[in-house]
Molecule: transfer RNA
Organism: Bacteroidales bacterium
Parts: sequence; C1' cells; structure tokens
RNA sequence: UCCAAAAUAGCUCAAUGGUAGAGCAAGGUACUGUUAAUACCGAGGUUAUUGGUUCGAUCCCAGUUUUUGGAG
Repeated sequence: UCCAAAAUAGCUCAAUGGUAGAGCAAGGUACUGUUAAUACCGAGGUUAUUGGUUCGAUCCCAGUUUUUGGAG
C1' cells in the first nucleotide's frame, strides 16, 4: 500500500427492513443462627461515527475512526 472481517447493556453474544433481547455480572426482596446456594423482581442501550436509500434502518449503500486477519 491492497484485500477481507468486526464494532449492539459492565462482559460474552443474539436480533432474515416493522416496539432492541438472552446468559453472566452488579442491585433489591424472600429463604436462615450467618454466609453461600436457590427463587423472584425490576434496572441498565445516542446499536462506533457522519451522511444516503426507504413509509420505516442494528439490518441496505457510501465515507470516517478503531480493532483483527490475510497479501506484498
């Protein structure tokens, strides 16, 4: 320099253009001599960023940033 992939909750990851979810972690309640375990509860999101397409974008297109892999 070129090619490809990825970016979503604190972490690991889903979501076939139609109200963004799960597991774990953190918090609260119950359970008890106490902790742990278990059960229940709710909370937590500018979907990296800037534009475009569309009635509607996490999803499609383009640019930018960061990370990873490959070629030289």